[in-house]
């Protein structure tokens, strides 16, 4: 340099054009306990960026950025 894959809560993953972007773990608060742990309840929190297509984009298209891989 060319090509391919990936990019979503703090972390690991869903959502395959539509409905309020969900789950687990983590974090905060509460109940319980003499205290801690465990258990249960509640809360917090995210679509890499810019355009395009579409009535509607996490999803499709183009470009950029980042990570990984193959070839040279």
């Nucleotide at each position: 340099g060319u090509c391919c894959u990936u990019g979503u809560a703090g972390u690991u993953c869903a959502a395959a054009g539509g409905a309020u972007a969900g789950a687990a773990c983590a974090g905060a608060g509460g109940u319980u306990u003499c205290c801690u742990a465990a258990a249960c309840c509640u809360c917090c929190g995210a679509u890499c960026c810019c355009a395009g297509u579409u009535c509607g984009a996490u999803u499709c298209u183009g470009g950029g950025c980042a990570a990984g891989g193959a070839c040279a």
Notes: A computed fold for a 72-nucleotide RNA from a Candidatus Roizmanbacteria bacterium, annotated as transfer RNA. The prediction has a mean pLDDT of 81. RNAcentral holds the sequence, with entries from ENA.